RNAcentral holds the full RNA, with entries from ENA and SILVA. A computed fold for a 470-nucleotide part of an RNA from Candidatus Woesebacteria bacterium RIFCSPHIGHO2_01_FULL_39_32, annotated as small-subunit ribosomal RNA, 3' major domain. NCBI's taxonomy places the organism under Bacteria, Bacteria candidate phyla, Candidatus Woeseibacteriota. Its mean pLDDT, the model's own confidence on a scale to 100, is 81.
[in-house]
Context: one part of a larger RNA
RNA sequence: UGACGGGGACCCGCACAACCAGUGGAGCAUGUGGUUUAAUUCGAGACGAACCGAAGGACCUUACCUGGACUUGACAUCCCGAUGACAGUCCUAGAAAUAGGAUCUUUUUAAGCAAUUAAAACAUCGGGACAGGUGUUGCAUGGCUGUCGUCAGCUCGUGCCGUGGGGUGUUCCCUUCAGUGGGGUAACGAGCGCAACCCUCGCCGUAUGUUAAAUAUCCAUACGGGACCGCCCGAGUCAUUCUCGGGAGGAAGGCGGGGACGACGUCAAGUCAGCAUGGCCCUUAUGUCCAGGGCUACACACAUGCUACAAUGAAGCCGACAAUGGGUUGCCAAGUCGUAAGACGGAGCUAAUCCCAUCAAACGGCUUCUCAGUGGGGAUUGAGGGCUGAAACUCGCCCUCAUGAACGCGGAAUUGGUAGUAAUCGCGAAUCAGCUAAGUCGCGGUGAAUACGUUCUCGGGUCUUGUACA
Repeated sequence: UGACGGGGACCCGCACAACCAGUGGAGCAUGUGGUUUAAUUCGAGACGAACCGAAGGACCUUACCUGGACUUGACAUCCCGAUGACAGUCCUAGAAAUAGGAUCUUUUUAAGCAAUUAAAACAUCGGGACAGGUGUUGCAUGGCUGUCGUCAGCUCGUGCCGUGGGGUGUUCCCUUCAGUGGGGUAACGAGCGCAACCCUCGCCGUAUGUUAAAUAUCCAUACGGGACCGCCCGAGUCAUUCUCGGGAGGAAGGCGGGGACGACGUCAAGUCAGCAUGGCCCUUAUGUCCAGGGCUACACACAUGCUACAAUGAAGCCGACAAUGGGUUGCCAAGUCGUAAGACGGAGCUAAUCCCAUCAAACGGCUUCUCAGUGGGGAUUGAGGGCUGAAACUCGCCCUCAUGAACGCGGAAUUGGUAGUAAUCGCGAAUCAGCUAAGUCGCGGUGAAUACGUUCUCGGGUCUUGUACA
C1' cells in the first nucleotide's frame, strides 16, 4: 500500500421489512445431469450453465453412427501434356452417390479460294504444386461477450512530504442519484468515468397532405417552442452559495417516464463450433459424396415454463372497445361446400388505399350448473378426417367423435415486483414448405396493495482500526 475481520462510524440498493403474485406438491412442454445406445454430435457449469449457442433437428441442416463410394478431390489459384467437347434429355443397373449406353454437339482471331494449319478462350481427362479438416490447444491469440455495475469510482502533470515502497491532491464539513456541487485545505490543475449532448413517450405552435375525411377537427411527417428550483412563502447554513418542505402557474416539478451509452480493472471467466489466426496433428483420410439411422432413447434427479385444482367460477347465447406489425414463390376478400380442421373460388393489393383482421380477449347483459374429483381439470388412448412436403413409421401440426388420469392450493426452502409497475387478458412478428412456440422479442386492454423503518440477511461505497496474510 492492499486484502481480510463473527472491529467501529456513516451511506446506498426490491438487500431486509410491509404488501401482492408465484416456484418447490400434480399433469404436460422444454433444457440439463445420469443411464442406455452402433450413435444418442459438440460447447455452456454458483451468482454470471441448464426454452443457453439453436430467430424453427422428418430429408437437408449435421458436425454423430452403420453401410456403399471417391482420391488434385465438393471448393480456389497456377503450371505441363492430351482431347473437343462438357452440360442437358432419355434408357439400363443401383438405396442413392455413381457407372454404362443413346441423343445432342463448341466459340473467336490470323493465314488461305477451299480442304486445312497456327494461336487464344472454355470444358473434360492425366500429372504436379496444392486443396480440405466443426481435428487439438480460449492456458499461444485477435475480435466479440458475460460479471462486479450504470457501482462512483480509477488515474496523471507539476509542486510539497517521506531514505524508500509510497503519501498528498481524492482526506475534513455540508450536500447530491453521482469524486454532484459548495466551503475549507500543501496543494494547484488536468484526464477517463458521472451529468449533458442522441432516440422515444407526454403538451403546444408553424408548414405540408399520398390515404382517410363532416373541410371544425383528428391523424401522419418535418421543423421549432416548452422545465430552469425560473417565481412566491417558510426552514437549515458564517455564507448573495447550496439544500430541503409547501404553494402558484403549467400538459409536465424538482433527474418528468423509458432507452441507447458500461471508466481503470477483476474472474489465465466464455467462445479455435460464428469469423479470423500462431503452433501441433490427419492427407486413398481426422478430407469429400450418398442412403438409412441418430441428435426425439428412459428406472431416475435438477432447472425454466404452460395448464389446473374451480363459484371473483365453468358452459351457452347476445353486445362493445385496441395497439404494434407482416404481405407478390406473398396476404388472400365476397360467395359456395363441409359439424370443423379445411377445400373450391377468384376480386383487390408492391399497400395510411387491398388483405391477415366483422381485427382481439379479459369486459357487460341474460340463462343453466350448486360445492361434487362435479357441467372443475384436461393428461392418456382408440377411431375417422384435413394440411404442408419427393417423403409425416422411427419423428410434424390441426379438426371431429369417443375416452376421461393425476390434481381439493402444495414440506424444508425459495423467486419477482415500488406504478401504468405487479397481477391478469388477448394480439403481432422473426426463424419458417410445415411445425414440436406452452419459447423469444414486441404491442396494446383492465389495473392494484404496501414501504413503520435500517436492528438483522445479501451485495456495494467512503473513512478509520487490528493483523503472525501478500